[in-house]
Context: one part of a larger RNA
RNA sequence: GAUUGAACGCUGGCGGCAUGCCUUACACAUGCAAGUCGAACGGUAACAGGUCUUCGGAUGCUGACGAGUGGCGAACGGGUGAGUAAUACAUCGGAACGUGCCCAAUCGUGGGGGAUAACGCAGCGAAAGCUGUGCUAAUACCGCAUACGAUCUACGGAUGAAAGCGGGGGAUCUUCGGACCUCGCGCGAAUGGAGCGGCCGAUGGCAGAUUAGGUAGUUGGUAGGGUAAAAGCCUACCAAGCCGACGAUCUGUAGCUGGUCUGAGAGGACGACCAGCCACACUGGGACUGAGACACGGCCCAGACUCCUACGGGAGGCAGCAGUGGGGAAUUUUGGACAAUGGGCGCAAGCCUGAUCCAGCAAUGCCGCGUGCAGGAUGAAGGCCUUCGGGUUGUAAACUGCUUUUGUACGGAGCGAAAAGGUCUCUUCUAAUACAGGAGGCCCAUGACGGUACCGUAAGAAUAAGCACCGGCUAACUACGUGCCAGCAGCCGCGGUAAUACGUAGGGUGCAAGCGUUAAUC
Repeated sequence: GAUUGAACGCUGGCGGCAUGCCUUACACAUGCAAGUCGAACGGUAACAGGUCUUCGGAUGCUGACGAGUGGCGAACGGGUGAGUAAUACAUCGGAACGUGCCCAAUCGUGGGGGAUAACGCAGCGAAAGCUGUGCUAAUACCGCAUACGAUCUACGGAUGAAAGCGGGGGAUCUUCGGACCUCGCGCGAAUGGAGCGGCCGAUGGCAGAUUAGGUAGUUGGUAGGGUAAAAGCCUACCAAGCCGACGAUCUGUAGCUGGUCUGAGAGGACGACCAGCCACACUGGGACUGAGACACGGCCCAGACUCCUACGGGAGGCAGCAGUGGGGAAUUUUGGACAAUGGGCGCAAGCCUGAUCCAGCAAUGCCGCGUGCAGGAUGAAGGCCUUCGGGUUGUAAACUGCUUUUGUACGGAGCGAAAAGGUCUCUUCUAAUACAGGAGGCCCAUGACGGUACCGUAAGAAUAAGCACCGGCUAACUACGUGCCAGCAGCCGCGGUAAUACGUAGGGUGCAAGCGUUAAUC
């Protein structure tokens, strides 16, 4: 000099854009953060509308829908950096793998069965919750048939699947439910792809030798098991190997990278924010479900801690967003909205979304703007100094004229919002002018921010300057007070009666909504 996720002191007008627990991976009150689908199902607790009514009510008939069965999601998104020196990361390669949703193309989607929740009845418990019995449905569950592929094979053969739902409709049939046709969404089997994920190898990136030997599933083989998959991954047997001064092992420290800071560079230091990967979710262990987890807001066991209890027994996990206590020099609101972007579910309408977009707080940082401009000397007054003549503050003020950024008041007003939806035309599918899909035209709705940005009008200099320093380094000097005291100090050093070095004042210098100090890096 540059820099910082900074803190402290004094001071503080505005805007834009960023950033904001670096310490206790300490403990957490409260609210929210993952739901959705009635176009899978039986149904109807609530609301609204119908129908019937003896006016008590009845009826799922309709819009819808609590709880329940079922499906998909919950493995994403969000947080933190404890652990990890290599099961991690970066780069470059590899072969023995998996894959829900998505895309392309192929073959199917036939016929049956038995349950069970909800619900009713009965009962237990303080609660959390649970038990018995009876009824019922499905895209829940289980057989049968079939098998283009697929799997196994002794090449003869064997094994193994599915589910329906919704819209529309001209003939024909009908037990008036529908069959049937068609369109859309699904379902099963198998193939390829895309993207994603699992696995293996090489190279690279840290400190200590006051750590020199380490290792028995250890190193390799055979056989078996196991996995989606290679492999001592696991087991039995056999052999005695394997790593190491090119630093094994041990110990300490640490998430890694793109990058950030500095520097002319080479380097050095760091890894906040943003992005990629990894690891973790009160501590330790375990599996279940599933395409995917050994799962932050799932389950089981153990432990510590907290809470409820009728003492028999139960409940919990903010390193999600806010917020509280504690620790600390130190780090924000228990805010708004799903309008946009994105995600989950759904045919859709839509619902959910502390992701996200916004607002609030903080000069924490960077950038920009302002605190007025021009004139104005007999150089006012006051202050300070003085050789008492004067000098200086100083065109500074007053005064005159002008302007109105910011601020205040009032008014106007844009992008972020076109997808979706409705309607018309053409077109594809089709028996069909129906439904559905595609293209185009027209119409209409949707804004948290927001009393926004921006623009206009009005009055009025009105609403706005501090901080550090002035001995040398280093730009900037005098007076008074003090008297080795009080104090200053980055280094040299000042102060013991004329201190440009302490304190105050006047003046000056430097930066400026900041200025200094401290800490840290180059």